Overview:
Model confidence (mean pLDDT): 81 of 100. Transfer RNA from a Defluviitaleaceae bacterium, 72 nucleotides, folded computationally.

RNA sequence: UCCUCGAUAGCUCAACGGCAGAGCAACCGGCUGUUAACCGGUAGGUUCCUGGUUCGAAUCCUGGUCGGGGAG
Numbered sequence: 001u002c003c004u005c006g007a008u009a010g011c012u013c014a015a016c017g018g019c020a021g022a023g024c025a026a027c028c029g030g031c032u033g034u035u036a037a038c039c040g041g042u043a044g045g046u047u048c049c050u051g052g053u054u055c056g057a058a059u060c061c062u063g064g065u066c067g068g069g070g071a072g
């Protein structure tokens, strides 16, 4: 320098171009003599940044940043 994969909740990860979700963690409650386990619920998001396409973008395209892998 080039190619490729990835970046989404505190963490690990989903999400046909049409509502942003799950598990764990946190918080509240139930159960229990108590804790743990188990059960129910609540809250938590500038979807890495920028511009574009589109009626509509986490998703497609341009350019960047950071990380993994590969080529030279």
Stems, first nucleotide, its partner, number of pairs: 001071007010024004018055001026042005048064002051061002
It was read from a public genome assembly. Taxonomically the source falls in Defluviitaleaceae (Bacteria, Bacillati, Bacillota, Lachnospirales).